About this RNA: A computed fold for a 74-nucleotide RNA from an uncultured Erysipelotrichaceae bacterium, annotated as transfer RNA. Its Rfam family is "tRNA". Rfam links the family to the GO term triplet codon-amino acid adaptor activity. It is annotated as a transfer RNA. Model confidence (mean pLDDT): 82 of 100.
RNA sequence: CGGGAUGUAGCGCAGUUUGGUAGCGCACUUGAAUGGGGUUCAAGGGGUCGCAAGUUCAAAUCUUGUCAUCCCGA
Numbered sequence: 001c002g003g004g005a006u007g008u009a010g011c012g013c014a015g016u017u018u019g020g021u022a023g024c025g026c027a028c029u030u031g032a033a034u035g036g037g038g039u040u041c042a043a044g045g046g047g048u049c050g051c052a053a054g055u056u057c058a059a060a061u062c063u064u065g066u067c068a069u070c071c072c073g074a
Stems, first nucleotide, its partner, number of pairs: 001073007010026004020057001028044006050066005
């Protein structure tokens, strides 16, 4: 320098195929059961999807640029 993969909640991931209200598990907060802990149950909070721009009535999803990490080539 060229090519490819990944980036979504504190952590690990799904959702992209076919654009249509952003989800799951663990964790966190509150309450109940227990003398307390552990554990179980119920309820709840937290992300404008790495960043920016474009297309569209509508973008995590399509297009372009860019950043970070990893892999391959030179």